[in-house]
C1' cells in the first nucleotide's frame, strides 16, 4: 500500500427496508431454616459521518476498528 469478510445487549448470536429479538450475564420480587436451583417482571444495544428512500440495522458512499490474503 492493494483486495475481501466483518461491527447489533456486559457476553455469544438472529435479524436483509416498516415496533430490534433470544441465550447468558445484571436488578428486583417469589419460593427454601439457609444456599444452589427453579418462577415471575424490569433495566439493558445496532462503531462514526453522510447519502438514498413516506421510512434505513438493512441500500450506497466515506471514516474507523479486529480479522484474511496478496504486495
Nucleotide at each position: 500500500g492493494c483486495g475481501g469478510u466483518c461491527g447489533u445487549a456486559g457476553u455469544u448470536c438472529a435479524g436483509u427496508g416498516g415496533c430490534a429479538g433470544a441465550a447468558u450475564g445484571g436488578u428486583u420480587g417469589c419460593u427454601u431454616c439457609c444456599c444452589a436451583a427453579g418462577c415471575a417482571a424490569c433495566a439493558g444495544a445496532c462503531g462514526c459521518g453522510g447519502g438514498u428512500c413516506c421510512g434505513a440495522u438493512u441500500c450506497c458512499c466515506g471514516c474507523u476498528g479486529a480479522c484474511c490474503g496478496c504486495a
Predicted 3D model of a 71-nucleotide RNA (transfer RNA) from a Candidatus Niyogiibacteriota bacterium. It matches the Rfam family "tRNA". Gene Ontology term of the family: triplet codon-amino acid adaptor activity. The coordinates come from a structure-prediction model, not an experiment, and the mean pLDDT is 84.